[in-house]
A computed fold for a 263-nucleotide RNA from a Chloroflexota bacterium, annotated as Bacterial large signal recognition particle RNA. The prediction has a mean pLDDT of 76. Rfam family: Bacterial large signal recognition particle RNA. By type it is a non-coding RNA gene.
RNA sequence: CCGUGCUAGGCGGGGAACUAGCGGUGCCCUGCACCCGCAAUCCGCUAUAGCGGGGCUGAAUCCCUGUUCGAGAUCUGUGUCUCCACAUACCGCUCUGUCCAUCGGCGAUGAGGGCUGGGUCCUGCGCGGCAGAGUGCUAUGAACCCCGUCAGGUCCGGAAGGAAGCAGCGGUAAAUAGAGAGCUCUGGGUGCCGCAGGGUUUCCUGGCAGGAGCCAACGGGCAGAGUAGGCCGUAGAGACACGGGUCGACAACGGGUGCACGG
Numbered sequence: 001c002c003g004u005g006c007u008a009g010g011c012g013g014g015g016a017a018c019u020a021g022c023g024g025u026g027c028c029c030u031g032c033a034c035c036c037g038c039a040a041u042c043c044g045c046u047a048u049a050g051c052g053g054g055g056c057u058g059a060a061u062c063c064c065u066g067u068u069c070g071a072g073a074u075c076u077g078u079g080u081c082u083c084c085a086c087a088u089a090c091c092g093c094u095c096u097g098u099c100c101a102u103c104g105g106c107g108a109u110g111a112g113g114g115c116u117g118g119g120u121c122c123u124g125c126g127c128g129g130c131a132g133a134g135u136g137c138u139a140u141g142a143a144c145c146c147c148g149u150c151a152g153g154u155c156c157g158g159a160a161g162g163a164a165g166c167a168g169c170g171g172u173a174a175a176u177a178g179a180g181a182g183c184u185c186u187g188g189g190u191g192c193c194g195c196a197g198g199g200u201u202u203c204c205u206g207g208c209a210g211g212a213g214c215c216a217a218c219g220g221g222c223a224g225a226g227u228a229g230g231c232c233g234u235a236g237a238g239a240c241a242c243g244g245g246u247c248g249a250c251a252a253c254g255g256g257u258g259c260a261c262g263g
Base pairs, nucleotide, nucleotide: 001263002262003261004260005259006258009057010056011055012030013029014028015027020046021045022044023043024042034054035053036052037051038050063256064255065254066253067252068251072247073246074245075244076243077242078241079240080239081238082237083236085234086233090230091229092227093226094225095224096223097222098221099220100219104215105214106213114208115207116206117205118204119203121198122197123196124195125194126193127191128190130187131186132185133184134183135182137178138177139176140175146171147170148169149168154163155162156161
C1' cells in the first nucleotide's frame, strides 16, 4: 500500500416552554435522516443523564472536533407613531349672573319713571243662546173588559110603560205622529252680554302731571358652574426603525481517529 472480517461510533439537529438537572412525547424552525412499546392532571434517567427489544451501516464524502457562514428562535435598550385608560393648576367650548356701551333701534308726532282708568285673568250671580228631557197645542187612536146617545133586536108587564144593551155615531185613556212661536228642569272649554267681588307678575290700550333719555341681540370686561376638545403627564397594548445579548439547523474549509488476519 492492497484484500478480507470485526469493533467503537452513527442511523437527524436546533429553539422556546416544562424540569433540581438531562432526554423524550407535544408546539415552533430547519431538513430528509430505521422499526416496535411507554409518555403532559406526563414517561424514563442521574453530570457516563431517555428506558426496553429488533434491524441497517461501519474506519470513512458517512464518525469526532475547530473555524467561518447563517435559515430561524428568544431576551432586552432607545426613539417615533397609533389606540385605550387615568389624572389635569392652564387654554378652548357651553351656560348663568353682572357691568360697559361701539354698531344698531326707539324717542319733543314726547323717553324712562310716577299717579290713575279699562281690557285680558279668577270666582259668584243674572240674562240670552245651544243640546237634551218633560209639559202644553193639533191629529190619529178601544169589536168587548172606557163614557154619552143608543136604530134593530132581547127581557119584564094584561096594558100604560120600564130595564139591560150590540152595531153605528160622538168624545176620550194608554200609545203614536207633527209643527215651530209657549212653559218647566238639567248640562257646558256656550256669549265682542250685564252686575259684584278678587287679583293686577306679564301683555294691550286711554288719561294726568312732567321734561330727555331708553333698549340691548352681536361684541367686550368681571365672577361662578359645567365640560375632558387641546397642552403637559402617568400606566399599558400594538406597529416601524436603529441597536445589544443568548442559542443556533443546513452548508464550506481544515484537523483527528481503531482491531485482527493474509499478501